Predicted 3D model of an 82-nucleotide RNA (c-di-GMP-I riboswitch aptamer) from Brevibacillus sp. SYP-B805.
[in-house]
RNA sequence: CAAUCGAAAAGGCAAACCUGUCGAAAGACUGGGACGCAAAACUACAGACCUAAAGGUAAUCUAUGGUGGCUGAGUUGUCGAA
Numbered sequence: 001c002a003a004u005c006g007a008a009a010a011g012g013c014a015a016a017c018c019u020g021u022c023g024a025a026a027g028a029c030u031g032g033g034a035c036g037c038a039a040a041a042c043u044a045c046a047g048a049c050c051u052a053a054a055g056g057u058a059a060u061c062u063a064u065g066g067u068g069g070c071u072g073a074g075u076u077g078u079c080g081a082a
Base pairs, nucleotide, nucleotide: 005080006079012037013036017032018031020029021028022027035069041075042074043073045072046071047070048067049066050065054062055061056060
């Protein structure tokens, strides 16, 4: 110095819920708020899941919509004990 790993320290993010806005909805953004998170930073590529406006239909089916705090994968990053 790097890798693995995750004690300590300095910090970081922000679930549920509520306010306002957008949206057909799922959900997203904003302000408050903290359940938690060593990548809970970024990327919808694959799988999985959520919604069903529009379209098809006897029932209902389907993503071009969404979830990165569902899993995998890729990229980048703080500190330095065992």

Of the family's consensus pairs, 95% are formed in the model. It matches the Rfam family "c-di-GMP-I riboswitch aptamer". Rfam describes the family as follows. GEMM was predicted in a large-scale screen for bacterial structured RNA regulatory elements. Rfam links the family to the GO term cyclic-di-GMP binding. RNAcentral holds the sequence, with entries from Rfam. Its mean pLDDT, the model's own confidence on a scale to 100, is 88. The source organism's lineage runs through Bacteria, Bacillota, Bacilli, Paenibacillaceae and Brevibacillus.